[in-house]
Molecule: c-di-GMP-I riboswitch aptamer
Organism: Oceanobacillus limi
RNA sequence: UCUAGAGAAAGGCAAACUCAUUGAAAAAUGAGGACGCAAAGUCACAGGUCUAACGCAAGAUGCUAGGACGGCUGGAUUACCUGG
Numbered sequence: 001u002c003u004a005g006a007g008a009a010a011g012g013c014a015a016a017c018u019c020a021u022u023g024a025a026a027a028a029u030g031a032g033g034a035c036g037c038a039a040a041g042u043c044a045c046a047g048g049u050c051u052a053a054c055g056c057a058a059g060a061u062g063c064u065a066g067g068a069c070g071g072c073u074g075g076a077u078u079a080c081c082u083g084g
Base pairs, nucleotide, nucleotide: 002084003083004082005081012037013036017032018031019030020029021028022027035071041077042076043075045074046073047072048069049068050067055063056062057061
């Protein structure tokens, strides 16, 4: 430097749920809490999923991302330990 990964060691993160706040919503943030994770560290480039305020059609309603999701997949990038 590349690669593989646990039955080691030291650790790390934190699902659902609850409370508070922000937001039209999806969801996010903080605290509690652990389902799990060898990148469940970081990044919205590509695909996919979610929401639909504004906008469009319009009778109900439908469509739509400048919004959201990295713990959906790919990709990029950084990294502990052990083996090769």